[in-house]
RNA sequence: UUGAAUACAAGGCAAAGUAUCUGAAAGGAUAUGGCGCAAAGCUAAAGGGGCUAACGUAUGCACAUACUAUGCCAGCCAGUUGCACUU
Repeated sequence: UUGAAUACAAGGCAAAGUAUCUGAAAGGAUAUGGCGCAAAGCUAAAGGGGCUAACGUAUGCACAUACUAUGCCAGCCAGUUGCACUU
């Protein structure tokens, strides 16, 4: 220097819930909280998969129902980048 591993040590992130704000919703932000994570870092039509359905379209007497993402999810898989003690 490169690759692999991850007990110990030092650190990192932060689930659900709760409060406030925001959004049509899914969800997101902040605070609290801590379930867990060796990438729980990054990447969202230009990999797959999943969630919502405002607008729109169709049906319907009407409520409504169905379809639909360029909206959303990276802590679903995947791609990609990478730190520290030690071996």
Molecule: c-di-GMP-I riboswitch aptamer
Organism: Radiobacillus deserti